[in-house]
Molecule: SAM riboswitch aptamer (S box leader)
Organism: soil metagenome
RNA sequence: UCUUAUCAAGAACGGCUGAGGGAACAGGCCCGCAGACGCCGUAGCAACCCCGAUAAAAUCGGGGUGCUAAUUCCUGCCCCUCAACAUGGUUGGGGGGAAAGAUGAGA
Numbered sequence: 001u002c003u004u005a006u007c008a009a010g011a012a013c014g015g016c017u018g019a020g021g022g023a024a025c026a027g028g029c030c031c032g033c034a035g036a037c038g039c040c041g042u043a044g045c046a047a048c049c050c051c052g053a054u055a056a057a058a059u060c061g062g063g064g065u066g067c068u069a070a071u072u073c074c075u076g077c078c079c080c081u082c083a084a085c086a087u088g089g090u091u092g093g094g095g096g097g098a099a100a101g102a103u104g105a106g107a
Stems, first nucleotide, its partner, number of pairs: 001107007012042005020031003025076004043068003047065007072100001077097009
């Protein structure tokens, strides 16, 4: 980089640091000196992969990644629909599909 599966659930404490952070850009809205984010330790969660237990599945155990604020925090592109304003447009609500992103596995 490409392919593919999943993304509405789940899961914390301590230490160090010190001002920003929530993927990019934009608009929101949140988290943060009552210390966020990041790093380390331990613990936990459980999506994928490997091994074992089992005839198989389910289930359980171990291991490899991963993860532990908010739906991938929401939206932005396309389509459908409803309502209001009014005259084929604007605004708002609801639903679906893309794009992009994250994680696993394979190449």